Small-subunit ribosomal RNA, 5' domain from a metagenome, 519 nucleotides, folded computationally.
[in-house]
Context: one part of a larger RNA
RNA sequence: GAUUGAACGCUGGCGGCAUGCCUAACACAUGCAAGUCGAACGCGAAAGUCGCCUUCGGGUGGCGAGUAGAGUGGCGGACGGGUGAGUAAUACAUGGGAAUCUACCCUGCAGUGGGGGACAACCCGAGGAAACUCGGGCUAAUACCGCAUACGACCUACGGGUGAAAGGGGGCUUCGGCUCUCGCUGCAGGACGAGCCCAUGUCCGAUUAGCUAGUUGGUGAGGUAAAGGCUCACCAAGGCGACGAUCGGUAGUUGGUCUGAGAGGAUGGCCAGCCACACUGGGACUGAGACACGGCCCAGACUCCUACGGGAGGCAGCAGUGGGGAAUAUUGGACAAUGGGCGAAAGCCUGAUCCAGCAAUGCCGCGUGUGUGAAGAAGGCCUGCGGGUUGUAAAGCACUUUCAGUGGGGAAGAAAGACUGGUGGUUAAUACCCGCUGGUUUUGACGUUACCCACAGAAGAAGCACCGGCCAACUCCGUGCCAGCAGCCGCGGUAAUACGGAGGGUGCGAGCGUUAAUC
Numbered sequence: 001g002a003u004u005g006a007a008c009g010c011u012g013g014c015g016g017c018a019u020g021c022c023u024a025a026c027a028c029a030u031g032c033a034a035g036u037c038g039a040a041c042g043c044g045a046a047a048g049u050c051g052c053c054u055u056c057g058g059g060u061g062g063c064g065a066g067u068a069g070a071g072u073g074g075c076g077g078a079c080g081g082g083u084g085a086g087u088a089a090u091a092c093a094u095g096g097g098a099a100u101c102u103a104c105c106c107u108g109c110a111g112u113g114g115g116g117g118a119c120a121a122c123c124c125g126a127g128g129a130a131a132c133u134c135g136g137g138c139u140a141a142u143a144c145c146g147c148a149u150a151c152g153a154c155c156u157a158c159g160g161g162u163g164a165a166a167g168g169g170g171g172c173u174u175c176g177g178c179u180c181u182c183g184c185u186g187c188a189g190g191a192c193g194a195g196c197c198c199a200u201g202u203c204c205g206a207u208u209a210g211c212u213a214g215u216u217g218g219u220g221a222g223g224u225a226a227a228g229g230c231u232c233a234c235c236a237a238g239g240c241g242a243c244g245a246u247c248g249g250u251a252g253u254u255g256g257u258c259u260g261a262g263a264g265g266a267u268g269g270c271c272a273g274c275c276a277c278a279c280u281g282g283g284a285c286u287g288a289g290a291c292a293c294g295g296c297c298c299a300g301a302c303u304c305c306u307a308c309g310g311g312a313g314g315c316a317g318c319a320g321u322g323g324g325g326a327a328u329a330u331u332g333g334a335c336a337a338u339g340g341g342c343g344a345a346a347g348c349c350u351g352a353u354c355c356a357g358c359a360a361u362g363c364c365g366c367g368u369g370u371g372u373g374a375a376g377a378a379g380g381c382c383u384g385c386g387g388g389u390u391g392u393a394a395a396g397c398a399c400u401u402u403c404a405g406u407g408g409g410g411a412a413g414a415a416a417g418a419c420u421g422g423u424g425g426u427u428a429a430u431a432c433c434c435g436c437u438g439g440u441u442u443u444g445a446c447g448u449u450a451c452c453c454a455c456a457g458a459a460g461a462a463g464c465a466c467c468g469g470c471c472a473a474c475u476c477c478g479u480g481c482c483a484g485c486a487g488c489c490g491c492g493g494u495a496a497u498a499c500g501g502a503g504g505g506u507g508c509g510a511g512c513g514u515u516a517a518u519c
Base pairs, nucleotide, nucleotide: 001519002518003517004516006515007514008513009512010511013366014365015364016363017362018361019359020358021324026322027321028320030319031318032317035075036074037073040072041071043069048063049062050061051060052059053058082277083276084275092201093200094199095198096197097196100194101193105190106189107188108187109186110185111184112183113147115145116144122137123136124135125134126133127132153162154161155160167182168181169180170179171178172177203249204248205247210240211239212238215237216236217235218234219233220232221231222230252274253273254272255271256267257266258265259264279300280299281298282297283296302313303312304311305310330356332355333354334353338352339350340349341348342347369399370398371397372396379390380389381388382387403460405455406454407453408452409451413446417441418440419439420438421437422436423435424434425433463508464507465506466505467504468489469488470487474503475502476501477500478499484491485490
């Protein structure tokens, strides 16, 4: 000098864009953060209101409504969001490789026939303080299970054997069926994503020198989606190491970032990729995918409820609280846009996201007025008492009105969607459905938006550090090795440009200094 996720002191007008628990991966009250589909399926209220009956207690029927709701089933909760504890190599970066899987999506080929038995919800009963659990009975399906078919798939001793499926919705119908669409099944290919292997690179310590028994290799078997000591039986005795094994310490990693002429050094916050983790440790289940942050089981610590028998919980999601700390924000708005999940769609959900709030935390921009004005006013300070300086500075005069303020106008972010015409495809069809296209109409959290116009009036808006040398800027007073200053050299013991104050000056400026850290 440059830089920072900074903090502290003094000061503080506005806007834009960014950034904001670096410490305790400490503990968490409360709310929200993952649902959706009735076009897979069976059930199905209530309040209220309108009738009828009434022994005035009520009963019953319609509407509410096939609505709310829970349940079966499907898809999604493996994404998105958070954190960096662990990890020095099961990681990451770069470059290769072969023995693999991949839901949804795309392409192609072939199919979607005919049956069966259950279980929830519901009803009845039982237990329990609760969480919840148990028994009996009824029932549907795109839930579950056989049968048939398959020759593309798998197995094979090459004879053969094994293995699927589900329906829903719309239109027409002479009720036979035809047709469209969304699905379903098998196989092949693609795309996307993921698993595995190898090479090279990747911090410090030798005051860590030897380490290793599934250890190293082979045969066979098991296991996995898949190669493999991944696991097991047997056999052999190997494997690694001063080119640093093993052990100990530290650490997520990369693109990058900071600095530097570069080489290099330091660093990995925000953003993006990969990895790891989800109270601590372990385990599997489901599933295309997890050994699963807001799933399950076990153990542990902690917190809470309890009728003492037993139960409930996991903010390193967004806010927020306590604590720790020098230190880090709102228990905000909206799904309008972008994106995601589900759905045929309308739509629903979305603390992702988009916005707003707080903070000079940073960067950038703007303003705090402009011109004129010498009697060089008053006051202050200095003085050699003549004057000098503050200083065109102020006042005065003439203007302007950015920003802030008040009032008014006012884009873009909106594409879709819905309704209705035209046209093409499909079809037996002018239905339905799909594509393209025209018209109408609707949708904005931000938002009192950006921007524009008008109004009033210089009106509301400057500080901080320094002035001995390094280093730009000097005098007076006070103090008297005291009080104090200080980055280094060093100042202060009676004339201190070095302490404290004042006047003046210098440098930056909504900031300026200090501290910390890196080059």